[in-house]
Context: one part of a larger RNA
């Protein structure tokens, strides 16, 4: 000099853009953060409509009917493995980079072939019943895109090449002569793609030798097992190997990277925000389900802690967003909206979304703007100083003439909106001028931010400057007070009676909505 996720002191007008627990991976009250589908199913607890019955105050009340819109709970499907948080652990194929072969991959895309016929259950519900609760138990009825066989299967799997094995589910719309036809969303098998994931290897990726030897599943082989998959991954047997001064082992420290800061560079330091990867989810262990987890807001066991209890037993996990206590020099609102972008589910309308977009707080940083402009010598008054003549503050002020950015008040008012819905036309599909889908036209229509941005008008210099320093380094000097005292200080050093170094004042210098100090890095 540059820099910072900074803090502290003094001060503080506005806006834009960014950033905001670096400490206790400490403990957490409360609310919200993952649901959705009735176009899979049986149904109907609530709401609304319609109908029926009864009472009757003649427009209300009660009851019934799933008939319609819908829909609590339940079965079922998909999603809760994404998104969001944190950096405890990890010195490792964890990360970075370059390669590899022995794999899986829901949803999505393309190809091929199919979607025939049966069966038995379990919730909900009803009945009985246990428990303080959490939550159950027994019996009975029932549906499905839930479950299980049969048939068929080119392709698929196994094969001793003879053969053997293995699927499926229906829903919705339109037309119907009720036979069916057709469209669409699905379902099954298989091949390929895409995406994602698992695995292996070369090289690179801290410190300590005041750590020198380490290793028995250890190193290799064979048989077997296991996995989606290679492999001591596991197991039995056999052999005795494997690593190490090119630093094994041990100990300490640490998430890694793109990057960031600095520097002419080489390098050094660092890994906040944003992005990629990894790891973790009260602590430790375990598996289940599933395409995918050994699963933050799933399950089981053990532990610590907190809470409820009828003492028998139960409930919980903010390193999600807010918020609280605590720790700390120190770090924000228990806000709004799904309008946009994206995600989940759904044919869709839509629902959910503390992701996200916005707003609030903080000079924490960067950038921009303003706090007026011109004129004005009687060089006013006052202050300070003086050699008492004056000098200086100083064109500074006042005065005069203007301007009105920003803030204030009033009004106008974009863009972020694409979608979605209605109607008409047209094309595709089809038996069809239904339906559905695409396109075009037209009408309608969705904004949290928001008192938006921007623009116009009104008033008036009106509302807006501080901080540090002035001995040398280092830009900037005098007076008074003090008298080795009080104090200053980054280094050298100042202060013991004229201190440009302490304290105050006047003046000056530097930066400026900041300035200075402290800490840290180059």
């Nucleotide at each position: 000099g540059a820099u910072u996720g900074a803090a502290c002191g003094c001060u503080g007008g506005c806006g834009g853009c960014a950033g905001g627990c670096u400490u206790a991976a400490c403990a957490c009250a409360u609310g919200c953060a993952a649901g959705u589908c009735g176009a899979g199913c049986g149904g109907u607890a609530a709401c609304a409509g319609a109908g029926a019955u009864a009472g009757c105050u003649u427009g209300c009340u009660a009851u019934c009917u799933g008939c319609u819109g819908a829909c609590g709970a339940g079965c079922g499907g998909c999603g809760g493995a994404c998104g969001g948080g944190u950096g405890a652990g990890u010195a490792a194929c964890g990360c970075g980079u370059a390669g590899g072969a022995a794999a899986c991959u829901a949803c999505c895309c393309g190809g091929u072939a199919g979607u025939g016929g049966g069966g038995g259950a379990c919730a909900a519900c009803c009945a009985u019943u246990g428990g303080a609760a959490a939550c159950g138990a027994u019996g009975g009825c029932u549906a499905a895109u839930a479950c299980c066989g049969c048939a068929u299967a080119c392709g698929c799997u196994c094969u001793a090449c003879g053969g053997a094995g293995g699927a499926a589910a229906g829903g919705g719309g339109g037309c119907u002569u009720c036979g069916g036809c057709u469209c669409u969303c699905g379902c099954u098998a298989u091949c390929g793609g895409a995406u994602g994931u698992g695995c292996c290897u070369g090289c690179g990726u801290g410190a300590g030798a005041u750590u020198a030897g380490c290793u028995a599943g250890u190193u290799g082989g064979u048989g077997g097992g296991g996995u989606a998959a290679a492999g001591g991954c596991c197991u039995a047997c056999c052999a005795a190997g494997g690593c190490g001064a090119c630093g094994a082992u041990c100990u300490c420290u640490a998430g890694c990277u793109g990057g960031u800061c600095u520097g002419a560079g080489a390098g050094g330091a660092u890994g906040a925000u944003c992005a990629g990867c990894c790891a973790c989810a009260c602590u430790g262990g375990g598996a289940c389900u599933g395409a995918g987890a050994c699963a933050c807001g799933g399950c089981c066991c053990a532990g610590a802690c907190u809470c409820c209890u009828a003492c028998g037993g139960g409930a919980g996990g903010c390193a999600g967003c807010a918020g609280u206590g605590g720790g700390g020099a120190a770090u924000a609102u228990u806000g709004g909206a799904c309008a946009a972008u994206g995600g989940g589910c759904g044919c869709a309308a839509g629902c959910c979304u503390g992701a996200u977009c916005c707003a609030g707080c903080c000079a924490u940083g960067c950038c921009g703007c303003g706090u007026g402009u011109g004129u004005g010598a009687a060089g006013a008054a006052g202050g300070c100083u003086u050699u008492c003549g004056g000098g200086u503050u100083g064109u500074a002020a006042a005065g005069c003439a203007c301007u009105u950015u920003c803030a204030u008040c009033a009004g106008u008012g974009a863009g972020g909106a694409a979608a979605g819905g209605g109607u008409a036309g047209u094309a595709g599909u089809u038996a069809a001028u239904a339906c559905c889908u695409g396109c075009u036209a037209u009408c309608u229509g969705u904004g949290a931010c928001g008192u938006u941005a921007a623009c116009u008008g009104a008033a008036g210099a009106a509302g807006a400057a501080g901080c540090a320093c002035c001995g040398g380094c280092u830009a900037a000097c005098u007076c008074c007070g003090u008298g080795c005292c009080a104090g200053c200080a980054g280094c050298c050093g100042c202060g013991g009676u004229a201190a440009u170094a302490c304290g105050g004042a006047g003046g000056g210098u530097g930066c400026a909505a900041g300035c200075g100090u402290u800490a840290a890095u180059c």